[in-house]
RNA sequence: CUCUCGCCCGCGGGAGAGUCCGGGUUGAAAUCCGGCGCCGAAGGAGCAACGACCCGGAAACUCUCAGGCAAACGGACCGCGGAGCGUAAG
Repeated sequence: CUCUCGCCCGCGGGAGAGUCCGGGUUGAAAUCCGGCGCCGAAGGAGCAACGACCCGGAAACUCUCAGGCAAACGGACCGCGGAGCGUAAG
């Protein structure tokens, strides 16, 4: 210097499931309290192989604590661009 990956920033894309029931507040409420049902893609938790085996241990699997179930916001993940740091290789 080139380049891989990770973190970070900007832009674009980005699914699922209740506009449920009762009550309160209110001009009206999507807000508040209680109840039932549901979702999987923030976060979190669980484990198979395996290992040094009371332990450690991956995911888009499983759970649903948290979160969510009109829109908006958020959103794993994907694409493009950017700066710095770390990192594998040349």
Molecule: Glycine riboswitch aptamer
Organism: Octadecabacter sp.